Small-subunit ribosomal RNA from an uncultured bacterium, 1448 nucleotides, folded computationally.

RNA sequence: AAUGAACGCUAGCGGCAGGCUUAACACAUGCAAGUCGAGGGGUAACAUUGGUGCUUGCACCAGAUGACGACCGGCGCACGGGUGCGUAACGCGUAUGCAAUCUGCCUCAUACUGAGGGAUAGCCCAGAGAAAUUUGGAUUAACACCUCAUAGUAUUAUUGAAAGGCAUCUUUUAAUAAUUAAAGGUUACGGUAUGAGAUGAGCAUGCGUCCUAUUAGCUAGUUGGUGUGGUAACGGCACACCAAGGCAACGAUAGGUAGGGGCCCUGAGAGGGGGAUCCCCCACACUGGUACUGAGACACGGACCAGACUCCUACGGGAGGCAGCAGUGAGGAAUAUUGGACAAUGGAGGGAACUCUGAUCCAGCCAUGCCGCGUGCAGGAAGACUGCCCUAUGGGUUGUAAACUGCUUUUAUACGGGAAGAAACACUCCCUCGUGAGGGAGCUUGACGGUACCGUAAGAAUAAGCAUCGGCUAACUCCGUGCCAGCAGCCGCGGUAAUACGGAGGAUGCAAGCGUUAUCCGGAAUCAUUGGGUUUAAAGGGUCCGUAGGCGGAUUAAUAAGUCAGAGGUGAAAUCCUGCAGCUCAACUGUAGAACUGCCUUUGAUACUGUUAGUCUUGAGUUAUUGUGAAGUGGUUAGAAUAUGUAGUGUAGCGGUGAAAUGCAUAGAUAUUACAUAGAAUACCAAUUGCGAAGGCAGAUCACUAACAAUAUACUGACGCUGAUGGACGAAAGCGUGGGGAGCGAACAGGAUUAGAUACCCUGGUAGUCCACGCCGUAAACGAUGGUCACUAGCUGUUCGGUUUCGACUGAGUGGCUAAGCGAAAGUGAUAAGUGACCCACCUGGGGAGUACGUUCGCAAGAAUGAAACUCAAAGGAAUUGACGGGGGCCCGCACAAGCGGUGGAGCAUGUGGUUUAAUUCGAUGAUACGCGAGGAACCUUACCAGGGCUUAAAUGUAGAGUGACAGAUUUAGAGAUAAAUUUUUCUUCGGACACUUUACAAGGUGCUGCAUGGUUGUCGUCAGCUCGUGCCGUGAGGUGUCAGGUUAAGUCCUAUAACGAGCGCAACCCCUGUCGCUAGUUGCCAUCAGGUCAUGCUGGGAACUCUAACGAGACUGCCGGUGCAAACCGCGAGGAAGGUGGGGAUGACGUCAAAUCAUCACGGCCCUUACGUGCUGGGCUACACACGUGCUACAAUGGUGGUGACAGUGGGCAGCGAGACCGCAAGGUCGAGCUAAUCUCCAAAAGCCAUCUCAGUUCGGAUUGUUCUCUGCAACUCGAGAGCAUGAAGUUGGAAUCGCUAGUAAUCGUGGAUCAGCAUGCCACGGUGAAUACGUUCCCGGGCCUUGUACACACCGCCCGUCACACCAUGGGAGUUGGUUCUACCCGAAGGCGCUGCGCUAACCGCAAGGAGGCAGGCGACCACGGUAGGGUCAGCGACUGGGGUG
Repeated sequence: AAUGAACGCUAGCGGCAGGCUUAACACAUGCAAGUCGAGGGGUAACAUUGGUGCUUGCACCAGAUGACGACCGGCGCACGGGUGCGUAACGCGUAUGCAAUCUGCCUCAUACUGAGGGAUAGCCCAGAGAAAUUUGGAUUAACACCUCAUAGUAUUAUUGAAAGGCAUCUUUUAAUAAUUAAAGGUUACGGUAUGAGAUGAGCAUGCGUCCUAUUAGCUAGUUGGUGUGGUAACGGCACACCAAGGCAACGAUAGGUAGGGGCCCUGAGAGGGGGAUCCCCCACACUGGUACUGAGACACGGACCAGACUCCUACGGGAGGCAGCAGUGAGGAAUAUUGGACAAUGGAGGGAACUCUGAUCCAGCCAUGCCGCGUGCAGGAAGACUGCCCUAUGGGUUGUAAACUGCUUUUAUACGGGAAGAAACACUCCCUCGUGAGGGAGCUUGACGGUACCGUAAGAAUAAGCAUCGGCUAACUCCGUGCCAGCAGCCGCGGUAAUACGGAGGAUGCAAGCGUUAUCCGGAAUCAUUGGGUUUAAAGGGUCCGUAGGCGGAUUAAUAAGUCAGAGGUGAAAUCCUGCAGCUCAACUGUAGAACUGCCUUUGAUACUGUUAGUCUUGAGUUAUUGUGAAGUGGUUAGAAUAUGUAGUGUAGCGGUGAAAUGCAUAGAUAUUACAUAGAAUACCAAUUGCGAAGGCAGAUCACUAACAAUAUACUGACGCUGAUGGACGAAAGCGUGGGGAGCGAACAGGAUUAGAUACCCUGGUAGUCCACGCCGUAAACGAUGGUCACUAGCUGUUCGGUUUCGACUGAGUGGCUAAGCGAAAGUGAUAAGUGACCCACCUGGGGAGUACGUUCGCAAGAAUGAAACUCAAAGGAAUUGACGGGGGCCCGCACAAGCGGUGGAGCAUGUGGUUUAAUUCGAUGAUACGCGAGGAACCUUACCAGGGCUUAAAUGUAGAGUGACAGAUUUAGAGAUAAAUUUUUCUUCGGACACUUUACAAGGUGCUGCAUGGUUGUCGUCAGCUCGUGCCGUGAGGUGUCAGGUUAAGUCCUAUAACGAGCGCAACCCCUGUCGCUAGUUGCCAUCAGGUCAUGCUGGGAACUCUAACGAGACUGCCGGUGCAAACCGCGAGGAAGGUGGGGAUGACGUCAAAUCAUCACGGCCCUUACGUGCUGGGCUACACACGUGCUACAAUGGUGGUGACAGUGGGCAGCGAGACCGCAAGGUCGAGCUAAUCUCCAAAAGCCAUCUCAGUUCGGAUUGUUCUCUGCAACUCGAGAGCAUGAAGUUGGAAUCGCUAGUAAUCGUGGAUCAGCAUGCCACGGUGAAUACGUUCCCGGGCCUUGUACACACCGCCCGUCACACCAUGGGAGUUGGUUCUACCCGAAGGCGCUGCGCUAACCGCAAGGAGGCAGGCGACCACGGUAGGGUCAGCGACUGGGGUG
């Protein structure tokens, strides 16, 4: 795009078309083929007329008239109408032929139409039967039937002549012989014979006409001949005899499916699909068979027989055939009225009127299709309200939409008018004409239908839906739902913010329709003729030979089959296309043209192809010469090695492995020496070497055989290439028979390994491996690349020849790199995967499956050929970027190693899990949670629980109103919140301020979602990476830059470079610290001078030093030497306070982990609102069989205890630090100077040193417990810290495992601070003392760069294979069983025609008669449908059980 469509929702009108695709299933009822009285006998019904009887409206009579039932006869019934069962066929289409034929009615022509005869329906009479039907007798007619006559342009035979052709022959003509006609009639018409025409039919032939080879052979009347019969006619059409043919790979036979064509749909075309309506042909008429009649049938509405089914029946017997039109049932998703009329067109009969006509013309039903029309048009903005949506509350959209105003009236409604289709026949008249025909005029006829059409009236009045809105694909938002419900053509959507589900608003598309489903074509170059491919995506046969076939070198001539051109015939009409025309347009229709690409005939052309004849040498081959090689077959032979045997020497192990063991060995192994035997394989040479068709071929030598190359041109003269079917060869394994058997070695045994180990490893070891003969016929049989020929740039190896002084050249092979080109790319590139030609083979999504069935081959194993159901939306190729690897290379890091100290064991502290609980609030969970949020839970905090309260309650703001309160104090009740009572009671510069009450507006939530978010943070990782612009390369993803060689801590830098630059990172800039200078000296300092004290920078003074804190300097591989192109590195270098980023900090690229946080804060959405909000009291966060993390204190002598007394730094301090004095054993208390701090104070530093203890559960260790106190605080019970006395637990250095640290570091020692009323073993800072070790990068972990493989890409925590278990699905086998179809043989043998017979019967003719001729009944025979028996083939259904397959 289309449809004979169906279904869902919807529906105003008209025109034109179409309408059982399924059950060729069964059919009730009505109709669909009759007509002619001008063929006949006649008169049952009707009417008219006449008559009779009379009861005056009845009965009877009369073929007399119109007419006419049944009957005889003629014509028709073979047309028209239906259907598509069968049929793969001369059925159909097309083109021819019939010298092998027929043809009623019709037309033309010629001739004729004479004379007779006997019957039979009907009617009548008599029967049989339920009926259908039927028997007998009598009588009768014809255009029914019969006989005779006549006849030739008829037929047959014979003979002659002429002409022609197409083989038999045909035509014309002459003669002779024989044979066959007729019908009448009312005179309109008819009949007979012959010929011609037209029409129709029959037959024959060429070409075309579906699928299957898992159908390869078929055929006995089969093929042909002769003869006969038969037919309208040819013919094995039939029969007799003879011969043995005929068809087939160019597809016979068999099986399946199917009516064919014009045409229809689609497509640019070529094609593909179809065969409804209309037209042509065929076939069929319940199923099968058969003939009759006839011009025509083997006959839809005829006959006979058989069968199935239905109906009637008196049970004896009968009837029927809608695939005609309507209609019914059934089937089905599905297809109409038991209508009108013969008015028109056509048909049958008739002289005609006319009759018949379910053909036809019309109407009815159905949106089934195509076409047309309408459902209004214009104005109208406060852009209204509602609805919907957004929100910066403004708006947007519905939307000029509506209301309202004006206009129009198609359609519908009502009323009125009103066609064309009709021209005729007949009849009347006229003209021409004249037994008849033609023309004109008049008259008559409409089913549709009062329809089409026209007019008038009123009034927007009567008329819009369907689908879609994620992409493809035009059209977007909200709500609901929450992997549910659902959607879906493909991709896919839905798991709480769905443009994809459902609804709504809006929009888009089409529109009386719109969607869905089904089917077909297109897109699909996705079967490729036009117009594809085969290295790796599916696809080259394992190789060669060769048959048919296909294709084929140069040249000359002939021919004209292919080819090309002209002409003729045909290609039905309709259809398509174009012009014109008719319905108001269109659809539709008419008319004319073009076209129908085809077939046939004929004339010509001759380049090419073909054919025939000749010639040629370049393709191909032969010959000669010279060479080459692991080419083949069969002999002969050699050495090394191995094993075995014998003998000798010799002694304890050998062997084997990652390590072992099994095994061998004191009966003497292994090792070694000598000799002997056996089988198999041939080191070195040896190589991208060589040879062969491929498989394959390797010691040497002999014989035989084949091949290849070069050269010569001597010979042949296209002899060529390819090659379906076919044949030969064909690794390894395997099979058969017979040998052989050293080594190796499936199976097997043992030992190991392992969770297991039916393996890898080891020790043995049978088939086999070897030989001969015969099978098998497959391999990743690979260059994953079929063969042959020709052409198309180069460079460089190598083998064998030839030429060459040397470079070099040349032929044939064999390799590497590359150009153009090709290719999806990888790649290929004269050995093509380039450009051309020819031939063969093969492919068409993945799986199922190289499986099943069938067939062929094979001893078997198995091979060859080779599907389907079902299932998926992919499977696959090449390349790219990542990630990964028990891949490789390079490098780094307290990563390992080397060291030091810990953790893991104990007690305690603290956090977590778990458990418990009314609650033990919440979060954090590998590294990257667990002394984390929390830098400090007794109340508060607090978010949790219990109880008892409040509902504008707190704060703040705005606005209004009111009041002078509020508030404080006291008392009472209460657990408190709270409630009640008493008491005191504003300030003012008068503007107001302040406070409270009340009203209104803004609440609140530590409730959920960190997977809706912002912000912040952890981690990889302070790792060196991550990117961009332009250019270049690539079809592209992408690459290059960023790689390579060096170097660095570093993508740091240098060199090289299709890259050149740049950005974020690195480094530097910033801070602290280390040295110096300068400036400035108070609260800091004190060398010098002076004063003073028991003593003290205490004082005058000083500005030197320290220090303080601002500014500068300094370090840059700058210098030297070495190495290096450079960058840079090395040096116990120099100098320097510091030396190679000096040390430390801050600083964290692109990104990863949906990492953490909605409980810091902010925020979208959801949720709660007398509560999930908010006060109060108490409790809980502190629980405790247990497990883990992080710490503290220890286990002691490098120590404890006591004493002594020197040296820090950072910080803090007014609700504070607090000197000092006094009291207390102490925690602490009382009084209290100074200090808002370089001034006063916290403040004592501690490890150190001295003494003692002497290795013990201790003078170690301090848990736990008792008791008495102190401090903070409203409060110390749950639940704080501290002091004194007493008590004195575990623990004697810690399993597997594991952590930190590379220098002022670890270790050790103390000090300060934040938080804080009080509370630190934690955290953050500070200084004191102060080590050991690093060979090195093999290994563990993590990371960076390059490279490689990949079937991974939520990326190895990936992907993924097979069994088993369960469910479902289709399928193979299967004892058998059921059915269809078909074949062979035999039996049976209806009807029927044919043949024979015909003793019975018999009108026409002959005969006087008897009888005859002829005919009929009857009988027999062959043929044959149905049916039966037996045995096969083939296709389906079912089938216990069973096999594999697919999906989950």